[in-house]
C1' cells in the first nucleotide's frame, strides 16, 4: 500500500466482498503453569434466608448483674443465705446528642442550564474543622422509661399517676449582631456596594468528667460543601410549520437562604419560529475507549467527575444539608400474615433464588492494612474496602526438552516400481531441570509509639535430591492468500467472505499422507472503525455512465468595481487564568522480564481575560468630470406580442349546362359513389381552415413559440454619440407570472384532416400497418390544466486564452476590390480539458460568485400522508424484499428481409435426367431368438463393404474348454510336433494306432510337443466429449500472419485500407509504413508440336526373296510406334486504350496464345464433424466368462417410406444377315490358342505365354442390305414353370449362368429436384480390383459427338470495403408477454 468481481477483450464510472485492528463478547474443538485486570450488555423482572448504621453511660433518670467492705441468719467456722449502705466493674430498653444527606447500587426517566467548558452572585447558605474576639447570671413547668388498669389474633394502642436532663421554656446582660429612620466619603455595571458617626427596637448560652481538658453562646473570618443566573457546544425527522393566557412585560402583595410568574390581584397584548419554534422519535452526559496518517467516525463496559432515581405516583415533616434506597404520610399494583376485624413488606447495597436469555461467578475470610461513622478514650460498627474462590473472559510472561546421531531402519503416503516423501524427525547416546510433584528454610506488607496486634498464608520466595518423566492443539492448503498429492463420490452428498466448485480422470465436496499458519490457544459469529476520495472540510461530481430547476421576474440570503479617513467584529502576534485525577507520549524507577504500578515532564491542539497591530474581510464617513450599471439623443433591422379588417389559389358542398359508363382505390383486390345520369368539363353560388413561390444551419423571443396583405397599440435588443447618475451591481431558497401538444368546462363554428367507431382487404390470426366512410378533436371566446426525448440531454452571470472560412444587422474608411469594429448565428481547426466520443472565444478550457441537483441496479417516481385540481392527474416522495452486477465509451468479429462491388453451372440460355413402372443396390421403420456395429443436411444412405452360402462375423440357439486359439517366464515328462496312411466317433471339435528330429566334447544343448503351478493372456466390451493417427467440409476460397516502426491510457489499429488490374493480397500506382512468412503462380506428373539417340518383341518405304493370302524372310530403321535427352510459348512483337504502369482487346507468326488441356498439390483456422469396429492409447469394466472353439441359424426378413442406380414405355428403333476401325489393362494354384463335342452355358483339348512375343480378345454404337409398321406391337423384359452348366467340402435357407416356355408393370413420369460450358453433355462397347463362385457398384479406357451462354434483376453459396446492434455458446443469438 491495496486485491477480487460486469466484457470475448478494453478503458471508465459504480456497487457488492476481502486481506488490518477492536470487543463486558458467545458459540464449536482443543487445554500444562503463573502474574495482572475483567465478568446480568437481555426483565428499572421477582425475590426465600444471612449480613450490609450505628455509636455515645464522660448528657439523664431507671433497672439489673458481678466483686468487695459491711449487719443479721442458719451453723460444721467457712460456706451459704437475707437485708443495709458505700465502693469498683459491667450490661442497656427509654429520653437526649452525633450520624442514618456519606459510603455502596442501578441507568428507568429525561433533549434540559440535565451535561461539557468559561464566566457571574453587589440576589446566596453552610453542621462538624480551622483562626480570631467577647460571654455563660438567675429561674420554671413539664415528659418518656417505670408503676397499674384496659382494649386488640397480632401489629400496636389508650387512661391514671411518679421522676431526670447538655430535652423545653422565660427574665436578665450584651456589641463592631439583625432591623427601622436618616447623613457624609470612598468604591461599582442599574438595582446597589462598603466605611464612619447617631437614635429607637430585637434577640444567646450547658453542662460533663475530676485537674487534664472537652462542650456550649454571640460576632467576624478561613477552608470545603451547596443554591441560582448566563455566554458557547455536542442526536434524528419539515411525509411535524406554526407554537403560547401565567403565556411575554410591568404595579402592588405573598414566598424563598437567595433572584424570578415562584404564587396571587390589577394593566399592557406581548413572546418563540425556515439560524428549524412547536411536535414525534430516541437517548445519562463528560474524562476517556476503539479505529484512522489526519480530518473524522463509533462508543460511554471497568476506573474518576456531574446528574438523576430507589416497586409506581404524590406530599410534606425533621434537620445544617433530604422532600430521604435500608426515615414518616396518602393512593396504586404486588407478595405475605390474619382470630377477616386489621396489619406487615420493597436487594438498582453484599452474597444467594427464580425468571429471561446466545451469555455473566461464593449464601467464603477479615477489620490485619486504607477510609468512614460515634466516642475524651479503650473500643464498636463498617459486603466501603483488603483479601481469598470460580471463569482461557481479556493482556503478559513460561513450558512441554537441548545436543549428537543415516542402515536415510521399520510403518505410512505415493510411484513412470528405479524411487521420492515423512526425516535428523524416530531409535540409539550425552545433558539439562524452568513449570509440575515430594522434602527442608521462609518473608516484606507493621506505620505514629513503648508493648499488643497479617484475613491473605506456612503464601510469595530461597534450597536440596530425582526422573525426559506428568504436559499440543486447532484452523487452512482454486483464485484474492502463505500452503498439493493419491483415494472415494458423480450437479448426488456436499462447500462458499467474493468470484465460483461438484455431471467418472475434482490441487475448490468427504477421507488419507503431505504441506502452510497461529499457538494454551485455534476457528465461527455478532458488532464498530479502516480500506471507502463510496456524503469528498481535508477530498467528488452533473453533454452521453446517477445528476441543470421547461423558462423568467424577483424577496430573504450569499458574494461584489476605484480613492482616502477612523473603530477593531474576523485575522495576527504576546501575557495571564483556567483546561480536576486517572488516561495518552516522552525519560526514569519497582514486581526476576513483561504485562501491571510508582515518579518526574509535555501534552491536552479549548474557553476566558488584559494591553497590542491595522495589510485583507467587516463596519462608519468622505469622495469618483468612472472601467459595472442605468438614462438622454440619433438612427438602422426583425414571422416579438395584442386587436381589427383585407385577399387569392386550393379542397368540399348547392345550383344549372354539356356528356356517357364508368368512377375511385391498391402491391393486386373489395368495400364506396353511379343509368334516380356520377367521374370528367363549363358557368353561378356557400362554406371553414391554412397562407404556395420568396424561404436561407436567415430573422425576432426568456422559454413554448412566432410566416399572406394593410392598419392601429405595444415589449425588447443592436449601432453611433459620449450629455447624466454614480456601484445603483451578480446570483436567487420560498413567492409570483409565463408555459407545446393533449385533456376538462361553458358557448359558438366545423371545409379539409381525423382517436373512437364501422365496413373491406392482408393474415395461421391481424382488436394493426393498406383502402372507403367517419364521431369527439383541430378554429374561435373566456376559464382551468402545468405537463413533454419542454433537448445544445450543456444553470446564470463576470474576466481571461492560437487562427481559419461563411452569413445577419449596424457604424468607420475607401472610387472599387477591399480592410477594420461592434452584437448576432455557422462550419474547421491549436493549446487545454475529457473514460472515450467529442469540446474547443456560442468551452466541456482556465478561474471566480450564487442557486438546483446527484451517490449500485429493481421494487419505484410506486405506497401512504400533505398540499393543488371539477377530472384526468401533478408537486412532495419512502419502506420491506431481492440481485452482484446494472451502466458510458470504444475494439475485434458474427449478424442484418443495410448499402457498394466482385466470383462461381449460383441464376439465365441449353441438353440429358431423376421424381412414375419393373428390377437392383443402400438406408429407416417393422419384425426376429438374431435380424452384429459404425455413418445422419450439404460434408449418412451402389458409405466403412476392392465384392456376408461355411469362413468372413463382430450377432442368435445349442454344445465344449478355463494359463486358455495368441505372448514371455518356471518345473517335470517324452523325442518329436506337422504331414501320410488305418481304425473309430459325433451335428462338429476330436480319439487312436503305424511312421518319423538335430548338434555334442556323450555331461548335456538346442528345438518341438504334453502335463503342472502361477504372474499373466484375451476382450469388434464402454468412452472419438480422456486421445494419436487418418479423414471429411468450408475450398483450389484467396485468405491467414509475423517481425521492427508509427499511432492509441488501453483492447487494437496501421501494414492489409485507397485508384486501377488479376483466376489470385495476381501485379501497378499511391499512402507512416518498411520488410518478411504459410498460403497464390511457378517448380512435379500424362497430353498436343518437332528435334536428336537407340530400333526389338514394334514398324515396312525402297532393294532381293516368298505365299493361296499373309512383315512370312534377308534386310533396313525412313515412317508408325516405343522411351530417354532436347526445343518450343515468355504477352515476345505488332497496334489501339490505359497513368509513359500494371494491364485488356486485336494482329502476326505458329502445333499450340495469353495459367493451351487435365492432374498431384488443400494456408490459419471452423463444426467438441468423422472413427476407441484398421491400428495405436488413458482410464473404467469382464476373468469356469463380455474370452475361447465348434455346429446350425442369422447379417439375404417384409405391410411400408426414402435416396443412388439399371432397363424400358421404342421407328433416330427392334430383330436377322454381311461386314470395318480402338485404347488402356490382366495372365502360373494364371491366361489358356488352334482342333472336336453341345442350340447354349459349357466341356474337351492342350499349343504358345513369366508376355511391345503367346493368352483373355469377336469391340460396340457407327455402315450395308432386309423385315416390321405404331400395336401393351417382332417394344418391354419382371415374374414363373421345366431342362441344365459352372465354381465349391456344401448353392434348402442363399450364387452366376444357359435352353425352351410364360411375358407383369410400363406409352416420356406431379409438386419438386440435379448433372453439364468441348472432345465436355449426350450415347456406345472394353478393361481391371476384390475374388474358388458371385455387378446394374466402384475405379479405368477408348469411339462416335452435340446445344447454349443476353446478361448479373433475382434463388443459393463465398470475397473485400462501408453502416447499426441491448449479439461475442456470436440471429439456429438475445429477449417480452400470458400459462403451467
Nucleotide at each position: 500500500a491495496g486485491a477480487g468481481u460486469u466484457u470475448g477483450a478494453u478503458c471508465c464510472u459504480g456497487g457488492c466482498u476481502c486481506a488490518g485492528g477492536a470487543u463486558g463478547a458467545a458459540c464449536g474443538c482443543u487445554g500444562g503453569c503463573g502474574g495482572c485486570g475483567u465478568g446480568c450488555u437481555u426483565a428499572a423482572c421477582a425475590c426465600a434466608u444471612g449480613c450490609a448504621a450505628g455509636u455515645c453511660g464522660a448528657g439523664c433518670g431507671a433497672a439489673g448483674u458481678u466483686a468487695u467492705u459491711u449487719a443479721g441468719u442458719g451453723c460444721u467456722u467457712g460456706c451459704a443465705c437475707u437485708g443495709u449502705a458505700a465502693u469498683a466493674a459491667c450490661u442497656u430498653a427509654g429520653c437526649g446528642g452525633c450520624g442514618g444527606a456519606c459510603g455502596g447500587g442501578u441507568g428507568a426517566g429525561g433533549a434540559a442550564c440535565a451535561c461539557g467548558u468559561g464566566a457571574g452572585u453587589a440576589a446566596u447558605c453552610u453542621g462538624c474543622c480551622u483562626u480570631u474576639a467577647a460571654c455563660a447570671g438567675g429561674g420554671g413547668g413539664a415528659u418518656a422509661a417505670c408503676a397499674c388498669a384496659a382494649a386488640g389474633a397480632a401489629a400496636u394502642u389508650u387512661g391514671u399517676g411518679c421522676u431526670a436532663a447538655u430535652a423545653c421554656c422565660g427574665c436578665a446582660u450584651a456589641a463592631g449582631c439583625u432591623c427601622a429612620c436618616a447623613u457624609a466619603g470612598c468604591g461599582g455595571c442599574a438595582u446597589c456596594g462598603u466605611u464612619a458617626a447617631g437614635u429607637g427596637a430585637g434577640a444567646a448560652a450547658a453542662g460533663a468528667u475530676u485537674u487534664a481538658u472537652u462542650g456550649g453562646u454571640u460576632a467576624a473570618g478561613g477552608a470545603g460543601g451547596a443554591g441560582c443566573u448566563c455566554g458557547c457546544g455536542g442526536c434524528u425527522g419539515a411525509u411535524u410549520a406554526g407554537c403560547u393566557a401565567g403565556u411575554u412585560g410591568g404595579u402592588g402583595g405573598g414566598g424563598c437562604a437567595a433572584c424570578g410568574g415562584c404564587c396571587u390581584a390589577c394593566c399592557a397584548a406581548g413572546g418563540c419560529g425556515a439560524c428549524g419554534a412547536u411536535c414525534a422519535g430516541u437517548a445519562g452526559c463528560c474524562g476517556g475507549c476503539c479505529u484512522g496518517a489526519g480530518a473524522g467516525g463509533g462508543u460511554g463496559a471497568a476506573c474518576g467527575g456531574c446528574c438523576a432515581c430507589a416497586u409506581u405516583g404524590g406530599a410534606a415533616c425533621u434537620g445544617a444539608g433530604a422532600c430521604a434506597c435500608g426515615g414518616u404520610c396518602c393512593a396504586a399494583a404486588c407478595u405475605c400474615c390474619u382470630a377477616c376485624g386489621g396489619g406487615a413488606g420493597g436487594c438498582a447495597g453484599c452474597a444467594g433464588u427464580g425468571g429471561g436469555g446466545a451469555a455473566u461467578a461464593u449464601u467464603g475470610c477479615a477489620c490485619a492494612a486504607u477510609g468512614g461513622g460515634g466516642g475524651g478514650a479503650a473500643c464498636c460498627c463498617u459486603g466501603a474496602u483488603g483479601c481469598a474462590g470460580c471463569a482461557a473472559c481479556g493482556c503478559c510472561g513460561c513450558g512441554u526438552g537441548a545436543a549428537g546421531g543415516a542402515a536415510g531402519a521399520a510403518g505410512u503416503a505415493u510411484u513412470u516400481c528405479g524411487g521420492u516423501a515423512u526425516g535428523u524427525a524416530a531409535a540409539c547416546u550425552u545433558c539439562u531441570a524452568u513449570c509440575g510433584a515430594c522434602a527442608g528454610g521462609g518473608a516484606a506488607g507493621a506505620a505514629a509509639u513503648a508493648g499488643a496486634u497479617g484475613a491473605c498464608g506456612g503464601u510469595a520466595c530461597c534450597u536440596g535430591a530425582a526422573u525426559a518423566a506428568g504436559a499440543a492443539g486447532c484452523c487452512c492448503c482454486g483464485g484474492c492468500u502463505a500452503a498439493c498429492u493419491a483415494c472415494g463420490u458423480g450437479c448426488c452428498a456436499g462447500c462458499a467472505g467474493c468470484c465460483g466448485c461438484g455431471g467418472u480422470a475434482a490441487u475448490a465436496c468427504g477421507u488419507a499422507g503431505g504441506g502452510g499458519g497461529c499457538g494454551a490457544g485455534c476457528g465461527u459469529u455478532a458488532u464498530c472503525c479502516g480500506g471507502a476520495a463510496u456524503u469528498a472540510c481535508u477530498g467528488g461530481g452533473u453533454g452521453u455512465a446517477a445528476a441543470g430547476g421547461g423558462u423568467g421576474a424577483g424577496u430573504a440570503g450569499g458574494c461584489g468595481g476605484c480613492u482616502g479617513u477612523g473603530c477593531a467584529a474576523g485575522u495576527c502576534a504576546u501575557a495571564u487564568g483556567u483546561g480536576a485525577a486517572a488516561u495518552a507520549c516522552a525519560g526514569g524507577g519497582g514486581c526476576u522480564u513483561a504485562a501491571c504500578c510508582c515518579c518526574u515532564g509535555u501534552g491536552c491542539c479549548g474557553c476566558a481575560u488584559a494591553a497590542g497591530a491595522a495589510a485583507c474581510u467587516g463596519u462608519a464617513c468622505a469622495g469618483c468630470u468612472u472601467a459595472g450599471a442605468g438614462u438622454g439623443c440619433a438612427g438602422g433591422a426583425g414571422a416579438g406580442g395584442c386587436a381589427a379588417g383585407c385577399g387569392g389559389a386550393a379542397u368540399u358542398c348547392c345550383u344549372g349546362g354539356u356528356g356517357u359508363a364508368g368512377c375511385g382505390g391498391u402491391g393486386a383486390a373489395a368495400u364506396g359513389c353511379g343509368u334516380a345520369g356520377a367521374u370528367a368539363u363549363c358557368a353561378g353560388g356557400a362554406a371553414g381552415a391554412a397562407c404556395a413561390c420568396c424561404g436561407g444551419u436567415g430573422g425576432c423571443g426568456a422559454a413554448g413559440g412566432c410566416g399572406g396583405c394593410u392598419u392601429g397599440c405595444u415589449g425588447g435588443a443592436c449601432u453611433g454619440u459620449a450629455a447624466c447618475u454614480g456601484a445603483c451591481g451578480c446570483u436567487g431558497a420560498g413567492u409570483c407570472a409565463c408555459g407545446a401538444a393533449a385533456g376538462c368546462g361553458u358557448g359558438g363554428g366545423g371545409a379539409g384532416c381525423g382517436a373512437a367507431c364501422a365496413g373491406g382487404a392482408u393474415u395461421a390470426g391481424a382488436u394493426a400497418c393498406c383502402c372507403u366512410g367517419g364521431u369527439a378533436g383541430u378554429c374561435c371566446a373566456c376559464g382551468c390544466u402545468g405537463u413533454a426525448a419542454a433537448c445544445g440531454a450543456u444553470g446564470a452571470g463576470u474576466g481571461c486564452u492560437a487562427g481559419g472560412u461563411g452569413u445577419u444587422g449596424g457604424c468607420a474608411u475607401g472610387a472599387g476590390a477591399a480592410u477594420g469594429u461592434c452584437g448576432g448565428u455557422g462550419c474547421c481547426g491549436c493549446a487545454g480539458c475529457a473514460a472515450a466520443c467529442g469540446c474547443a472565444a456560442u468551452a466541456a478550457g482556465c478561474a471566480c460568485u450564487c442557486c438546483a441537483c446527484c451517490u449500485g441496479g429493481g421494487g419505484a417516481g410506486u405506497a401512504c400522508g400533505a398540499c393543488c385540481g371539477c377530472a384526468a392527474g401533478g408537486u412532495u416522495g419512502a419502506a420491506a424484499c431481492u440481485c452482484a452486477a446494472a451502466g458510458g465509451a470504444a475494439u475485434u468479429g458474427a449478424c442484418g428481409g443495410g448499402g457498394a462491388c466482385c466470383c462461381g453451372c449460383a441464376c439465365a440460355a441449353g441438353c440429358g435426367g431423376u421424381g412414375g413402372a419393373g428390377c437392383a443396390u443402400g438406408u429407416g421403420g417393422u419384425u426376429u431368438a438374431a435380424u452384429u456395429c459404425g455413418a445422419a443436411g450439404c460434408a449418412a444412405c451402389g458409405c466403412g463393404a476392392a465384392g456376408a452360402a461355411c469362413c468372413u462375423u463382430a450377432c442368435c440357439a445349442a454344445u465344449a474348454c478355463u494359463u486358455g486359439a495368441c505372448a514371455u517366464c518356471c518345473c517335470u515328462a517324452u523325442g518329436a510336433c506337422a504331414g501320410u496312411a488305418u481304425a473309430u466317433g459325433u451335428a462338429g471339435a476330436g480319439u487312436a494306432u503305424a511312421u518319423u528330429u538335430c548338434c555334442u566334447u556323450c555331461g548335456g544343448g538346442a528345438c518341438a510337443u504334453a502335463g503342472g503351478a502361477g504372474a499373466c493372456a484375451g476382450g469388434u466390451g464402454g468412452u472419438g466429449c480422456a486421445u494419436g493417427g487418418u479423414u471429411g467440409u468450408c475450398g483450389u476460397c484467396a485468405g491467414c500472419u509475423c517481425g521492427u516502426g508509427u499511432u492509441g491510457u488501453g483492447a487494437g489499429a496501421u501494414g492489409u485500407u485507397g485508384g486501377g488490374u488479376u483466376a489470385a493480397g495476381u501485379c501497378c500506382c499511391g499512402c507512416a509504413a518498411c520488410g518478411a512468412g504459410c498460403g497464390c503462380a511457378a517448380c512435379c506428373c500424362c497430353u498436343a508440336u518437332u528435334a536428336u539417340c537407340a530400333g526389338u518383341a514394334g514398324c515396312c518405304a525402297g532393294c532381293g526373296a516368298g505365299u493361296g493370302a499373309a512383315g512370312u524372310u534377308g534386310g533396313g530403321c525412313a515412317c508408325u510406334c516405343u522411351g530417354a535427352u532436347a526445343a518450343g510459348a515468355c504477352u515476345g512483337c505488332c497496334g489501339u486504350g490505359g497513368a509513359u504502369a500494371a494491364c485488356a482487346c486485336g494482329g502476326a507468326g505458329g502445333a499450340a496464345g495469353g495459367u493451351g488441356g487435365g492432374g498431384a498439390u488443400g494456408a490459419c483456422g471452423u463444426c467438441a464433424a468423422a472413427u476407441c469396429a484398421u491400428c495405436a492409447u488413458g482410464c473404467c469394466c469382464c476373468u469356469u466368462a463380455u474370452g475361447u472353439a465348434u455346429u446350425g441359424g442369422g447379417c439375404u426378413a417384409c405391410a411400408c417410406a426414402c435416396g443412388u442406380g439399371c432397363u424400358a414405355c421404342a421407328a433416330u428403333g427392334g430383330c436377322u444377315g454381311c461386314a470395318a476401325c480402338a485404347a488402356a489393362g490382366u495372365g502360373a494354384g494364371g491366361c489358356g490358342a488352334a482342333g472336336g463335342a453341345g442350340u447354349g452355358a459349357u466341356c474337351u483339348g492342350g499349343a504358345g505365354c513369366a508376355a511391345a512375343g503367346c493368352a483373355c480378345a469377336u469391340a460396340a454404337a457407327a455402315g450395308c442390305a432386309g423385315u416390321c409398321c405404331c400395336a401393351g406391337u417382332u417394344c418391354g423384359g419382371a415374374u414363373u414353370g421345366c431342362a441344365g452348366u459352372c465354381u465349391g467340402c456344401a448353392a434348402c435357407u442363399c450364387g452366376a449362368c444357359u435352353g425352351c416356355a410364360u411375358g407383369a408393370a410400363g406409352a416420356c413420369g406431379g409438386a419438386a429436384u440435379c448433372g453439364c460450358u468441348a472432345g465436355u453433355a449426350a450415347u456406345c462397347g472394353c478393361g481391371a480390383a476384390u475374388c474358388a463362385g458371385a455387378a446394374u457398384g466402384u475405379c479405368g479406357c477408348g469411339g462416335u459427338g452435340a446445344a447454349u451462354a443476353c446478361g448479373u434483376u433475382c434463388c443459393c453459396g463465398g470475397g473485400u470495403c462501408u453502416u447499426g446492434u441491448a449479439c461475442u455458446c456470436a440471429c439456429c443469438g438475445c429477449c417480452c408477454g400470458u400459462c403451467a